[in-house]
Context: one part of a larger RNA
RNA sequence: UGGCGGGGGUCCGCACAAGCGGUGGAGUAUGUGGUUUAAUUCGAUGAUACGCGAGGAACCUUACCCGGGCUAGAAUGUGAGUGACGUAGAUUGAAAGGUCUAUUUAUAGCAAUAUACACGAAACAAGGUGCUGCAUGGUUGUCGUCAGCUCGUGCCGUGAGGUGUUGGGUUAAGUCCCGCAACGAGCGCAACCCCUAUCAUUAGUUGCCAUCAGGUUAAGCUGGGCACUCUAAUGAGACUGCCGCCGUAAGGCGUGAGGAAGGAGGGGAUGAUGUCAAAUCAUCAUGGCCUUUAUGCCCGGGGCUACACACGUACUACAAUGGUAAGGACAAAGAGCAGCCACUUGGUGACAAGGCGCGAAUCUCAAAAACCUUAUCUCAGUUCGGAUCGGAGUCUGCAACUCGACUCCGUGAAGCUGGAAUCGCUAGUAAUCGUAGAUCAGCAAUGCUACGGUGAAUACGUUCCCGGACCUUGCACA
Numbered sequence: 001u002g003g004c005g006g007g008g009g010u011c012c013g014c015a016c017a018a019g020c021g022g023u024g025g026a027g028u029a030u031g032u033g034g035u036u037u038a039a040u041u042c043g044a045u046g047a048u049a050c051g052c053g054a055g056g057a058a059c060c061u062u063a064c065c066c067g068g069g070c071u072a073g074a075a076u077g078u079g080a081g082u083g084a085c086g087u088a089g090a091u092u093g094a095a096a097g098g099u100c101u102a103u104u105u106a107u108a109g110c111a112a113u114a115u116a117c118a119c120g121a122a123a124c125a126a127g128g129u130g131c132u133g134c135a136u137g138g139u140u141g142u143c144g145u146c147a148g149c150u151c152g153u154g155c156c157g158u159g160a161g162g163u164g165u166u167g168g169g170u171u172a173a174g175u176c177c178c179g180c181a182a183c184g185a186g187c188g189c190a191a192c193c194c195c196u197a198u199c200a201u202u203a204g205u206u207g208c209c210a211u212c213a214g215g216u217u218a219a220g221c222u223g224g225g226c227a228c229u230c231u232a233a234u235g236a237g238a239c240u241g242c243c244g245c246c247g248u249a250a251g252g253c254g255u256g257a258g259g260a261a262g263g264a265g266g267g268g269a270u271g272a273u274g275u276c277a278a279a280u281c282a283u284c285a286u287g288g289c290c291u292u293u294a295u296g297c298c299c300g301g302g303g304c305u306a307c308a309c310a311c312g313u314a315c316u317a318c319a320a321u322g323g324u325a326a327g328g329a330c331a332a333a334g335a336g337c338a339g340c341c342a343c344u345u346g347g348u349g350a351c352a353a354g355g356c357g358c359g360a361a362u363c364u365c366a367a368a369a370a371c372c373u374u375a376u377c378u379c380a381g382u383u384c385g386g387a388u389c390g391g392a393g394u395c396u397g398c399a400a401c402u403c404g405a406c407u408c409c410g411u412g413a414a415g416c417u418g419g420a421a422u423c424g425c426u427a428g429u430a431a432u433c434g435u436a437g438a439u440c441a442g443c444a445a446u447g448c449u450a451c452g453g454u455g456a457a458u459a460c461g462u463u464c465c466c467g468g469a470c471c472u473u474g475c476a477c478a
């Protein structure tokens, strides 16, 4: 100087407390461990691995296993040579590939030949998801969006170093004020950026419809209009600015005024110096090492989907604040041409056959669901719950056996609110309800990322648990 303490002081955080809902029990989905296997490819492992890399494992992907094949190799360049490439056919094979037959070049030129194009022996440059993340770059997690981390000059100390950065207040903040052997400065904080809440201006189609007219079973449907909503560009607006009280100041307080919004209005992006030899050589790049008829490359099949078990994360439930049936209402944000598909017909249905519109503020996906009304069920393993299994189908795709999703009929398991323990959340939040998208032929999505609808309870407080910040003290630690 740091680190540590079941030392002290001050302070903060869904850290505790106060509340609400879960997990741990059940079934299923998914990831992991273990076990098994020819292979179950590899990585990630307290917090900071475990619906993680993977935003899509039937083949491909694919890195793994078995088998068949290739050896300058799957790609690109130079290239002696050939005359093709292609097309048609035969044969072998699971395919990859091998063998064979027929036919076949263009341009310039009389020709030789040259050029173009294709194939192509040898040779030169290959290849490796092989090892080392403890040789590395780059990227990332975490402490932590915590308020810290430093420098120049000066001063103090023999020196390591200190001071500044401590102190008194204040703040979300090393934020600001006052004081002070310090005076300044940098990286962080804040602000500048984006979305959102209010208003104005500009603009008015594909959006909108108040007034006028037409029109319909109905409908902005038509003329018309740009008020309103909305769209999307530019501005305004919030600064403790005003008032009162407290305070030297910074600032704090208020059912204050005004205001759409009030003291950082709400959210996002933004992550200092560093810590964990943290993670990644399998995104990529790269040193060294290893491999070169194989640890490279092509192909068929299998595996990554196994299953006594253990753990994590989710979904669905155990019901009446509910289930079922019928009727009725209200979103936002997205996506679409090898696409989204109106509408009609067939089918109980998944879907099929026709077929309009739309590269979309125009058309389509599209039905929002919870909710409301009416009826029924009456507390039961049930009209709860839907696992599992049997049968019949639909769709995608060369191909659904291993191993897809969906539909219909039947079947109707566990489960009656979950031990010890443990997690999230402070407001448009939790809880609950649906919607869309990426990936994608299809889909194991209950995942992820967005979007809106309905919409709470509680916080006395900081003694205690956990983590962190500053000052101080002890130390047998560095």
Base pairs, nucleotide, nucleotide: 001478002477003475004474005473007472008471009470010469011468012467013466015462016461019425020424021423022422023421026316027315028314029313030312031311032310033309034307035306042053043052064302065301066300067299068298069297070296076125077124078123081119082118083117086103087102088101089100090099091098092097105116106115107114108113127291128290130289131288132287136285137284138280139279140278141276143274148187149186150185151184152183153182154163155162156161167178168177169176193268194267195266196265198236199235200234201233202232203231204230207226208225209224212223213222214221239262242256243254244253245252246251305444318418322377323376324375325374326373327372328371334365335364336363339358340357343354344353345352346351384415389410390409391408392407393406394405395404431454432453433452434451435450436449437448